[in-house]
RNA sequence: UAGUGUAGUGGUUAGCACGCUCGAUUCACAACCGAGAGGGUCCGGGUUCAAAUCCCGG
Numbered sequence: 001u002a003g004u005g006u007a008g009u010g011g012u013u014a015g016c017a018c019g020c021u022c023g024a025u026u027c028a029c030a031a032c033c034g035a036g037a038g039g040g041u042c043c044g045g046g047u048u049c050a051a052a053u054c055c056c057g058g
Base pairs, nucleotide, nucleotide: 003018004017005016006015011049020036021035022034023033042058043057044056045055046054
């Protein structure tokens, strides 16, 4: 760090829970089940082939 909370101790597609949307189920709602959408990580700078990850400032 996704609407909220949180994981990620340098490397391929950034996960999870809740929430949301759709479907199935139900007379209906809830619960349960299945699928999906949504973020490039507070801001700026530095190191590095490579930074959410290390360093500095706010």